[in-house]
RNA sequence: GCGGGUAUCGUAUAGUGGUAGUACAUAACCUUGCCAAGGUUAGGGCGAGGGUUCGAUUCCCUCUACCCGCU
Numbered sequence: 001g002c003g004g005g006u007a008u009c010g011u012a013u014a015g016u017g018g019u020a021g022u023a024c025a026u027a028a029c030c031u032u033g034c035c036a037a038g039g040u041u042a043g044g045g046c047g048a049g050g051g052u053u054c055g056a057u058u059c060c061c062u063c064u065a066c067c068c069g070c071u
Stems, first nucleotide, its partner, number of pairs: 001070007010024004018054001026042005047063005
């Protein structure tokens, strides 16, 4: 230099053109004489910019970071 892949709450991981889920973790409450365990509820997320579309996390382009291969 060329090609390919990945990027989603604090962490891990689904998802699909039409309200973004799950688990752990966090907070509050319930339970208990206290702790632990258990239960209920809540908050928190689609790498950045642009385009297509009535509507984009999803499709297209560019960039960024990381990984793999070729030279």